[in-house]
A computed fold for a 1572-nucleotide RNA from an uncultured Bacilli bacterium, annotated as small-subunit ribosomal RNA. The coordinates come from a structure-prediction model, not an experiment, and the mean pLDDT is 81.
């Protein structure tokens, strides 16, 4: 885009053509932006691999050197020679033909002597005279200027493309006219001679010719001079006239002589092919090259050339290029085309094809049509080789080939067989062009390495939750086919068309003929090649690999390894469980190939014409004025440059695209048609441009008003500080967070009067005015720019931008000369302080101020170039105007924009014009060059390296020595403590054979440990055991093992004895074998499970919605209010959910049921609630009740809640407990148990004795006991709560001073026992190291226990130490709480100052939230996110990398002067040499040659200079590099807001001064602005 068919969507169905993105900044978002990848593609190259054709393609590097062979010849029908060879002669002589004696004997066949002939062959020989064939060096043409290679030079008329040549040439070809007539002299070969090693010559003497060469013949040639036509700067076409100019009497053939054919040759004319010249146009980089130029521009004579022309030359002018980029460095062969891109476009210029240059280097000519010549010639310079050292030789960037370079690139091959090239009448010959063969997986295309069926899903391997089951895998084996490819054997091509020869014919014309052209027929030619290609037989046999598997990117798991080895294109991976290293199984790609490197596009809208941007990401010049330049307002004729339209011409071939078509198909080939561009012609007039006119609204003039700190210069004023003078009048001023330096009794500060002198203008003062910008502030005066408003008189597009260019431009700087009050860099001093080159203080010097000069930069900011046009609203203010309005200057805001932030009529919207600038960070606005400057510096402006990011807005957190509000034993207010002393008890540290092992700020440190003398015990010495102490299994003995007893031993164990009816099928023992047991070995940074802690803090989220590109916001903020995110209310949110509350325990009333072991009011009874009775109290335990801001009354918003009351046993979550949200610290435990994985395996297991863990200079944490009288001491005496008890609590009694001992009633418990103290009360003591304290120590004991020595508790006697209220500094508590007072229980044999529980007595204080400490919210800034214990920033120290400078060196280039001057050329020229013409012939002449001379000239050589490159002792910074110094500048208000210009000073980051900026946090005012 069509069709169908439908109402429409969807279907369908044919055709053309197309632009995919991803990965990495962040905690995340989004932009900005760069690095990297998936694509294709190469003349490649490496790596591993390799079966087979086709078709192409192969030295990119040193245009570095070559060995050796070969690549250009050819023509006897152009000439003379020479040479063989024949034709001559001799001799000999094969086959064969004649004839046949004679033999065999099948009676017509064979064989065959002598003879004669035959003359292949091969032999000598004669003679040059003739003729005939080959060969051939020379002489002569012709071809070597073509084809073949290479890309060095070259930025150029070199290429490309379209033109011009009226300014020109063009052998051989082809057509067409004329013609070819008569003479002459020579020289190579050869010859003799002679030089020379060679190469190569020299002299005589001899010859020819299509070589030379005189003369005749002729135009329409060419030159003069003229007519006529068309043209016009020069010319052209036709004609007249004079002069000039030419050949080979040649070869061949044919026929006969008159000659013809043909082939060469001459001359015109004209094609046609190929050239020369010339110009338009297009195509590289660099302005860190801007000025170039002397034959240079032109002209005039003149030379030269096929021709033009400064190409030369003389003379004469002063001209010629250049910012549209000249001239110079640099680099580069151009192009059809290739490869890529969706196209524009980019990037290359190998193979083919078209031009060009070159041919060791460099320079020149010669011949020729054609060259200044690859395989020719002369010099010069390298450099190679011969050499007899006198002298020569050579030039592979032709085909092979070697050798050097390099990552790299083939055979010293075959053939003229086709095609094409020279040379010939041809035959032919040459031909490394060309056509083919060989080597290379270098490409591109094609084919194959089998195909079916084939579960026992084999074995083997790998892996696993472990002997299962998964993959390897229908893969294999087996069985059944097939034969491309291969291998053997046969067949067998197209490419062959000529041409020749022979034979036969046509045929115009000629007397014939030859012959020119044709046509038939025979016969002749193939390197590739016995190849393709076709047939037949054979066998699944001979034929698979690489590179990947963390994402991007298809594809996964074991094992080694352990930040090591190594990987990586990017992010990145590896520090003991790696899908990322190696390696193995699988796995995915692509497959005769796979990967890797390199280079270009492409992706990359990442230079943006299609198709980017500049307010903050990189980017607007600091600002105006203005030259080119570029853009331009309304009309109306005209042209016709740009614009469109049509038609020619070109646009080589190939290539690409389309369509056929041909090799079995492709790749490849062929055919056909299509095409960019460019230019001529003719035509249209709308639009841009050009002329011409003509308008007014754009500008701009005029006139009338008008505001202003607009500028410049002069005069003036008053307040203030400071200094002088004088008065007053006394000790201090003066700074500061706090001091101190200073000043002052010589009289200061203060305070009064008057004097000087400078600089700056309070109030008003304003998001108020002025100005281009920088900037302008007291008054008056004088000069003088511009704005703006009214008027609408005048010009009539005079308009906007605006590279270069000028002008002006804060502050600080400089310069000369003033001045010089306060201020205040440098500079002293005091302070801070670890330091303080600071920040505070005191003091001060340039400076600051005038004049004149210079400097040219600021965060010179709106971070926003100028203009013009359009495009919602309000509202303040300035100015003008009577309004409407119109000029400015602010804010709020709409559509749009925007990456958000934001911007919005004063644009950062829509559109135009025009300048500037940007294209990753860092290096670096730095070095080098240049220009400006007095300096200080300014402008302009790189690379090398290093990175993989660096930045912009926003968004959650975190955090601030930022802000606001709120809690809390956080502080305050209060009690008591701790920190000093003894002792206990953990730790650290140290010590040991060990002093086992964790825990380690709050959250370790009376902790694990609710209880180490052995045991525990895991630590150490010693001794033992080794399938083991403990568990499965398997084997072999067995009258067994346990137990007791003895003897060694420290024991463990060891041995003897007793012993014993359970087993004997072995479950017990004891011996063997291996699997395996076993570890308090390791990591808690690999885990589980548990636990701390923020913190019982109020939090922490989800779902749907809505807002935002999005991260995310909302909700959950906001006004109250609560202990609470607890509730109201309000609200783009409305719900919910984990937290809170509340349901659980216990406590505190009362009720109801139940009364023992509990209780006792009334009765009775006892020493005694003992007993009887009772169920009422007290208790006990079990279901209930009660409390909910319910009521009142104020406060609030009529609410939620809060105050205050009352009622109640209790009131505001009533006390207390348990309960712990999402998560945060890699937090703590592998030694409570569990559990990967490493590690031990006669030990890192197992036993056993002993000994450690109880150590002991020091330090620290908890406690506990003091230190006294609110107290010790003695004696009386009064009240409890919750527990615990049989391997156990244990009464009464008796005995010891006691501890405790006997001895044993009750009690498995509201029954028995354990089992109170402070209190009270009385006495004493009397302020002391004590009648306080009780530690060490001595002696004696008592209990637990095999066993108290290392190492237990307790009694008694006796000893009586430190300690008299505790430094800095800390810690706990808010009511039955602190402090005091005792008492139980776990653990346990024994052994608490610990823990954990119980109750007894029982305070004091909170005004409040400013401060310290945690913690909640909300807000603000961040460059933080590992989250402030963050981040970072410089010097100095090392290692390494590139680079500037540098005295210098050392090489290259292009010029310029000068100097020397080969070849050659061009000019001159003598007393040298000279066959052809000419003469007056001895001889001269004309022309010619050597020689000399002069110009020009290449390599050379001197000289200063410029340019680049290299190296360079030494120095500068830069950059990098886990753990270095020194500090701490900067991010928060970063603890002195940063910054930006400029001085100045300083170890370093930085510090001050003077002006500027907000891109500065916080409070406050002031104005605007939105709401009410």
């Nucleotide at each position: 885009a069509a069709a169908u068919a439908a109402u429409a969507u969807a279907u369908u169905u044919u055709u053309u053509u197309g632009g995919a993105g991803a990965g990495u900044u962040u905690g995340a978002u989004c932009c900005u932006g760069g690095c990297u990848c998936a694509g294709g593609a190469u003349g490649a190259a490496c790596g591993c691999u390799g079966g087979c054709g086709g078709c192409a393609u192969g030295c990119c590097u040193a245009a570095g050197a070559c060995a050796u062979g070969c690549a250009a010849g050819u023509c006897g029908a152009a000439c003379g020679a020479a040479g063989u060879g024949g034709c001559c002669c001799a001799a000999c002589a094969a086959a064969g033909a004649c004839u046949g004696a004679g033999u065999g004997c099948u009676u017509g066949c064979a064989c065959a002597a002598a003879g004669u002939u035959g003359g292949c062959g091969a032999u000598g020989g004669a003679a040059u005279u003739u003729c005939c064939a080959c060969u051939u060096a020379g002489u002569g043409g012709c071809a070597g200027a073509c084809g073949g290679g290479u890309g060095a030079g070259u930025a150029a008329c070199a290429c490309g493309u379209a033109a011009g040549u009226a300014a020109c040439c063009u052998g051989c070809c082809u057509u067409g006219g004329a013609g070819a007539c008569u003479g002459g002299a020579a020289u190579a070969a050869u010859g003799u001679u002679u030089g020379g090693a060679a190469a190569c010559g020299g002299a005589c003497a001899c010859u020819a010719a299509u070589a030379c060469u005189g003369g005749a013949u002729a135009a329409u040639u060419c030159a003069u001079a003229g007519u006529u036509a068309g043209a016009u700067a020069a010319c052209u076409a036709a004609u007249u006239a004079u002069g000039c100019u030419g050949a080979a009497a040649g070869g061949a053939g044919c026929g006969u002589u008159u000659g013809c054919u043909u082939c060469a040759c001459u001359u015109c004319a004209a094609g046609a092919u190929g050239g020369g010249c010339u110009u338009g146009c297009g195509g590289c980089g660099u302005a860190u090259u801007a000025a170039c130029u002397a034959g240079u521009u032109g002209g005039u004579g003149g030379g030269g050339u096929a021709a033009u022309g400064g190409c030369c030359u003389a003379c004469c002018a002063a001209g010629g290029u250049g910012a549209c980029g000249a001239u110079g460095c640099g680099u580069a062969g151009c192009c059809g085309a290739a490869c890529u891109g969706a196209g524009a476009g980019g990037u290359u210029g190998a193979u083919c094809g078209g031009c060009c240059a070159c041919a060791u280097u460099g320079g020149g000519a010669c011949u020729g049509a054609g060259a200044c010549a690859c395989g020719g010639c002369c010099c010069a310079a390298a450099c190679u080789c011969c050499u007899a050292c006198g002298g020569g030789a050579g030039g592979c960037a032709g085909c092979a080939g070697u050798u050097a370079g390099g990552a790299a690139u083939a055979u010293u091959c075959g053939u003229c067989a086709a095609u094409g090239g020279g040379g010939g009448a041809a035959a032919c010959c040459c031909u490394g062009a060309a056509c083919g063969a060989g080597c290379a997986a270098u490409g591109c295309c094609g084919c194959g390495u089998g195909a079916g069926u084939g579960a026992u899903g084999a074995c083997g391997g790998u892996c696993u939750u472990u002997a299962u089951g998964a993959u390897u895998g229908u893969a294999a084996a087996a069985c059944u086919c097939u034969g491309u490819u291969g291998u053997a054997a046969g067949g067998a091509a197209u490419g062959a068309a000529c041409u020749c020869u022979u034979a036969a014919g046509a045929u115009a014309g000629g007397a014939a003929a030859u012959g020119c052209u044709c046509u038939u027929a025979a016969g002749u030619u193939g390197a590739c090649a016995g190849u393709a290609c076709c047939u037949u037989a054979c066998c699944a046999g001979a034929a698979a690999g690489c590179c990947c598997c963390g994402g991007c990117u298809a594809a996964c798991u074991a094992c080694g390894u352990g930040c090591c080895a190594g990987c990586a294109g990017c992010c990145g991976c590896g520090g003991u469980a790696a899908u990322a290293c190696g390696u193995a199984g699988g796995g995915g790609g692509c497959g005769a190939g796979c990967g890797u490197u390199a280079u270009c596009c492409g992706g990359a809208u990442u230079u943006a014409u299609u198709g980017g941007g500049c307010g903050u990401a990189a980017a607007g010049u600091g600002u105006g004025u203005g030259u080119a330049g570029g853009c331009g307002g309304u009309u109306u004729a005209u042209u016709a440059a740009g614009u469109c339209u049509a038609a020619g011409a070109u646009u080589a071939a190939a290539g690409c695209c389309u369509g056929a078509g041909g090799c079995u198909u492709a790749a490849c080939c062929u055919c056909a048609g299509u095409u960019c561009g460019u230019u001529u012609u003719a035509g249209a007039a709308a639009c841009u441009g050009g002329u011409a006119g003509a308008c007014u609204u754009g500008a701009g003039u005029g006139u009338g008003g008008u505001a202003g700190a607009g500028g410049c210069a002069a005069g003036u004023g008053g307040a203030a500080u400071u200094u002088c003078u004088a008065g007053u009048g006394u000790a201090g001023c003066g700074g500061u967070u706090a001091a101190a330096u200073g000043c002052g009794u010589a009289g200061a500060u203060a305070u009064u009067a008057g004097a000087a002198g400078g600089a700056a203008c309070a109030c008003c003062a304003g998001u108020g005015g002025c100005g281009a910008a920088g900037g302008c502030g007291g008054c008056u005066u004088g000069c003088u720019g511009g704005g703006c408003c009214a008027u609408u008189a005048c010009u009539g597009a005079c308009g906007c931008u605006g590279a270069g260019a000028c002008a002006c431009g804060a502050a600080a700087g400089c310069g000369u000369g003033g001045g010089g009050a306060g201020c205040a860099a440098a500079u002293a001093g005091g302070a801070u302080u670890a330091g303080a080159u600071a920040c505070c203080c005191u003091a001060g010097u340039a400076g600051u101020c005038c004049a004149c000069g210079c400097u040219g930069u600021a965060a010179a900011c709106g971070a926003u170039g100028a203009g013009u046009a359009c495009u919602a609203a309000g509202u303040g203010u300035c100015g003008g105007g009577a309004a409407a309005c119109c000029g400015g200057u602010g804010c709020u805001g709409a559509a749009g924009u925007u990456a958000a932030c934001a911007c919005a009529u004063u644009a950062a919207g829509u559109a135009c014009u025009c300048c500037g600038c940007c294209u990753g960070a860092g290096u670096a606005g730095u070095a080098c060059g240049g220009u400006c400057g007095c300096a200080a510096g300014g402008c302009u402006g790189a690379a090398a390296c290093u990175c993989a990011a660096a930045g912009g807005a926003a968004u959650u957190g975190a955090c601030g020595g930022g802000c606001a509000c709120c809690c809390g034993c956080a502080c305050a207010a209060g009690c008591g403590g701790u920190g000093g002393a003894g002792c206990a008890u953990g730790c650290u540290g140290u010590u040991u054979a060990a002093u086992u092992c964790g825990a380690u700020g709050c959250u370790a440190c009376g902790c694990g440990a609710a209880g180490a003398a052995c045991c525990u015990u895991a630590c150490c010495u010693a001794g033992a055991c080794u399938u083991g102490a403990c568990a499965u299994c398997c084997c072999g003995a067995g009258c067994a093992a346990a137990g007791c007893u003895a003897u060694a031993g420290a024991g463990a164990u060891a041995u003897a004895g007793u012993g014993g009816a359970g087993g004997u099928u072995a479950c017990c023992u004891c011996g063997g074998u291996g699997a395996c047991a076993g570890g308090u070995g390791g990591u808690g940074c690999a885990u589980g499970g548990u636990u701390g802690u923020c913190g019982u803090c109020a939090g922490c989220u989800c779902g749907u919605g809505u807002c935002g590109u999005g991260a995310g916001a909302u909700g959950u903020u906001c006004g109250g209010u609560u202990a609470a995110g607890u509730c109201c209310g309000a609200u783009a949110a409305c719900g919910a959910g984990c937290g809170c509350a509340a349901c659980c325990c216990u406590u505190g009333u009362c009720a109801u049921u139940a009364g023992u072991u509990g209780c006792u009011a009334a009765c009775a009874u006892u020493a005694a609630g003992u007993u009887g009775a009772g169920a009422a109290c007290u208790c006990u335990a079990a279901u209930g009740a009660a409390a909910c801001u319910g009521c009142c009354g104020g406060u609030g918003a009529u609410a939620a809640a809060c105050c205050g009351g009352a009622g109640g046993a209790a009131g505001g979550u009533g006390g207390g407990g348990a309960u712990g949200a999402c998560g945060u610290c890699a937090a703590a435990u592998c030694a409570u148990c569990a559990u990967g994985c490493c590690c031990c395996u006669u030990a890192c297991g197992u036993c056993u004795a002993g000994g450690g863990c109880u150590a002991c200079a020091g330090g620290c944490g908890u406690g506990c006991u003091a230190c006294a009288a609110u107290g010790g001491c003695u004696g009386g005496u009064a009240c409890a709560a919750a527990g615990a008890g049989a391997a156990g609590c244990a009464a009464u009694a008796c005995c010891g001073c006691g501890a405790g001992g006997u001895g044993g009633a009750g009690c498995a418990a509201a029954u028995c026992u354990c089992c109170a103290a402070a209190u009270c009360c009385a006495g004493u003591c009397u302020c002391a190291g004590u009648u306080c304290g009780g530690a060490u120590u001595g002696a004696a004991g008592u209990c637990u226990g095999c066993a108290a020595c290392u190492c237990g508790a307790c009694u008694u006697c006796a000893u009586g130490a430190a300690g008299c209220u505790g430094g800095a500094a800390u810690c706990g508590c808010u009511a039955g709480u602190a402090a005091u007072c005792c008492u139980g229980a776990a653990u346990c044999a024994g052994a608490a100052u610990g823990u954990c529980a119980g109750g007894g007595u029982g305070a004091a204080u909170a005004c409040g939230u400013u401060c310290c400490c945690g913690g909640g919210u909300g807000u603000u800034g961040u460059a933080c996110a590992c989250a402030c214990c963050g981040c970072c920033c410089g010097u100095c120290a090392a290692g390494c990398c590139a680079u500037g400078g540098g005295a210098g060196u050392u090489g290259g280039u292009a010029a310029u002067a000068c100097c020397c001057g080969a070849a050659g050329u061009c000019g001159g020229u003598a007393g040298c040499c000279u066959a052809a013409c000419c003469u007056u012939u001895u001889a001269g002449g004309a022309g010619g040659g050597g020689g000399c001379c002069g110009g020009c000239g290449a390599a050379g050589g001197u000289a200063g200079g410029a340019u680049c490159a290299g190296c360079g002792a030494c120095u500068g910074g830069g950059g990098u590099u886990a753990a270095g110094u020194c500090g701490u500048a900067a991010c928060a208000a970063g603890g002195u807001a940063u910054c930006c210009c400029u001085a100045c000073g300083g170890g370093a980051a930085c510090g001050u001064g003077g002006g500027g900026a907000u891109g500065g946090a916080u409070c406050a005012c002031c104005u605007c602005c939105u709401u009410u």